This is a predicted structure of a 110-nucleotide RNA (SAM riboswitch aptamer (S box leader)) from uncultured Rubrobacter sp.
[in-house]
RNA sequence: CAUCGAGAGCGGUGGAGGGAACUGGCCCCGAGAAACCGCGGCAACCGGCGGAGGUUAUUCUCCGCGAGGUGCCAAGUCCAGCGGGACGGCCAUUACCGUCCCGGAAGAUG
Numbered sequence: 001c002a003u004c005g006a007g008a009g010c011g012g013u014g015g016a017g018g019g020a021a022c023u024g025g026c027c028c029c030g031a032g033a034a035a036c037c038g039c040g041g042c043a044a045c046c047g048g049c050g051g052a053g054g055u056u057a058u059u060c061u062c063c064g065c066g067a068g069g070u071g072c073c074a075a076g077u078c079c080a081g082c083g084g085g086a087c088g089g090c091c092a093u094u095a096c097c098g099u100c101c102c103g104g105a106a107g108a109u110g
Base pairs, nucleotide, nucleotide: 001110002109003108004107009039010038011037012036013035017028018027019026022081023080024079025078040073041072042071045069046068048065049064050063051062052061053060054059077106082103083102084101085100086099087098088097089096
């Protein structure tokens, strides 16, 4: 700096945790968690190959492929936390509660 509502799981070892951390919620898990190994898959960030277009040009943009390097393969990055807004609840305002939206923070991957 870019992306993060899409996509993709079986087997073996293992034996109680796991969903990054904290708090709260909600989930997964002895019908076998984490971790490791094997195989399979997803995706298209990097590299490669092919194509189209632009630039005087270095080169840039877009599309396709997927045998390389990473990554990933429950749930939106599982959800919220901080700020703002819309609507609803109360006759009404502030407050509070609920639902939703935008942004931020933090994080993940390249």